[in-house]
RNA sequence: ACUGAAAAAGCCAAACUUAUCGUGAGAUAAGGACGGAAAGUCAUGGGACUUUGAACAAGUUCGCCAGACUGCCAAUA
Numbered sequence: 001a002c003u004g005a006a007a008a009a010g011c012c013a014a015a016c017u018u019a020u021c022g023u024g025a026g027a028u029a030a031g032g033a034c035g036g037a038a039a040g041u042c043a044u045g046g047g048a049c050u051u052u053g054a055a056c057a058a059g060u061u062c063g064c065c066a067g068a069c070u071g072c073c074a075a076u077a
Stems, first nucleotide, its partner, number of pairs: 001076001003074002011036002016031006034063001040069003044066003047061005
């Protein structure tokens, strides 16, 4: 630099259950693993969703995609 085939140290934790918070989307904690090589961070662009009579308003989602920044292990050069 490139890749994530094999292996491996360690990491995260979907659905679901319980508790709390929120009008809601959802969030947090514990249990639990479907998966993940950025499933780490950032709502920057798009998408989806919620509130609202409606919205260009206010929000949610980075485990939908793209982008930015940072990073572990290993193979190859």